RNAcentral holds the full RNA, with entries from ENA, Greengenes and SILVA. Predicted 3D model of a 350-nucleotide part of an RNA (small-subunit ribosomal RNA, central domain) from an uncultured organism.
Context: one part of a larger RNA
RNA sequence: CUGGGCGUAAAGGGCGCGUAGGCGGCCGAUUAAGUCAGAUGUGAAAUCCCGGGGCUUACCCCCGGAAGUGCAUUUGAUACUGAACGGCUUGAGUAUGGGAGAGGGAAGUGGAAUUCCUGGUGUAGCGGUGAAAUGCGUAGAUAUCAGGAGGAACACCGGUGGCGAAGGCGACUUCCUGGACCAAUACUGACGCUGAGGCGCGAAGGCGUGGGGAGCGAACAGGAUUAGAUACCCUGGUAGUCCACGCAGUAAACGGUGAUCACUAGGUGUAGCGGGUAUUGACCCCUGCUGUGCCGGAGUUAACGCAUUAAGUGAUCCGCCUGGGGAGUACGGCCGCAAGGUUAAAACUC
Numbered sequence: 001c002u003g004g005g006c007g008u009a010a011a012g013g014g015c016g017c018g019u020a021g022g023c024g025g026c027c028g029a030u031u032a033a034g035u036c037a038g039a040u041g042u043g044a045a046a047u048c049c050c051g052g053g054g055c056u057u058a059c060c061c062c063c064g065g066a067a068g069u070g071c072a073u074u075u076g077a078u079a080c081u082g083a084a085c086g087g088c089u090u091g092a093g094u095a096u097g098g099g100a101g102a103g104g105g106a107a108g109u110g111g112a113a114u115u116c117c118u119g120g121u122g123u124a125g126c127g128g129u130g131a132a133a134u135g136c137g138u139a140g141a142u143a144u145c146a147g148g149a150g151g152a153a154c155a156c157c158g159g160u161g162g163c164g165a166a167g168g169c170g171a172c173u174u175c176c177u178g179g180a181c182c183a184a185u186a187c188u189g190a191c192g193c194u195g196a197g198g199c200g201c202g203a204a205g206g207c208g209u210g211g212g213g214a215g216c217g218a219a220c221a222g223g224a225u226u227a228g229a230u231a232c233c234c235u236g237g238u239a240g241u242c243c244a245c246g247c248a249g250u251a252a253a254c255g256g257u258g259a260u261c262a263c264u265a266g267g268u269g270u271a272g273c274g275g276g277u278a279u280u281g282a283c284c285c286c287u288g289c290u291g292u293g294c295c296g297g298a299g300u301u302a303a304c305g306c307a308u309u310a311a312g313u314g315a316u317c318c319g320c321c322u323g324g325g326g327a328g329u330a331c332g333g334c335c336g337c338a339a340g341g342u343u344a345a346a347a348c349u350c
Base pairs, nucleotide, nucleotide: 003322004321005320006319007304008303012318014201015200016199017198021194022193023192025088026087027086028085030083031082033081034080035077036076037075038074039073040072041071042070049065050064051063052062053061054060091191092188093187094186095185096183097182098181103177104176105175106174107173108172109171110154115149116148117147118146119145120144121143125136126135162169163168206247207246208245209244210243211242215241216240220236221235222234223233258317259316260315261314262313263312266295267294268293269292270291271290272289273288274287275286276285299306300305323350324349325348332343333342334341335340
């Protein structure tokens, strides 16, 4: 060391692709590396254990035996693992035909609304609040009508609805493009699972260069409130929010639940595709697969709860935890333009 764990107590990597590695379906025959059995050699003496003996006993000492997980050689066994060979189709994949979808990228288009500008009508207020004030307005505002500009977001549909690995994705049209699902056959023949490193993707905010800027709005200014008010409320308002390219790489990146496979009562919604029944047809009804919800049994759990979308029962692989604070900090390394990220202690203290 071989332990116990990870929904909420410490603990699942933000997510994917995938290298090494680990693990891996059914049948046959070969081999005999692992594995198992026998034999031989070795495994120094002392020690330990057993039997016997010597000091009056014991400690101690002497003799003999046993043991000695191991290693080597050799002879065998062949169920399992391995290796090389042949075959199989259920795992995995390919082809064919379908329908669904805010999946991704690019280009274009549209209407509602806010703001601004121009013009018309019109006159003294508007706005805002708990109440006010700052603010705007006789240089004609607010309101209303017409026209124009510009940016951003897409009401209704909209739904524990859909899609995506996650982050996330919502007006319409076109182009390019990824994935999943269903049905029926055919084909390949284990081609599979996981995945340390690695590579890629990754909300918001932030950074760089250039654009853009309607609304909103950190900072900031003013008005209120208050004992004060560096706030909550109000009037303004810069960065930002938007676009292109690059960087950054973090979140309560959450289902707080890693991935894959198998097994284990049901009931009831909903989305996609199919079969049956029925019908002129669409429904209705029964049923299969895939997804997504609710309820619930066994089981499980400290409890709450979970419960075929498991937190149940098993298997494989990865990540992580090991009392609280110090601390996700210091130092060092790596990365970054910076902000900072990542890896990650100790003293001390309870």

Its mean pLDDT, the model's own confidence on a scale to 100, is 90.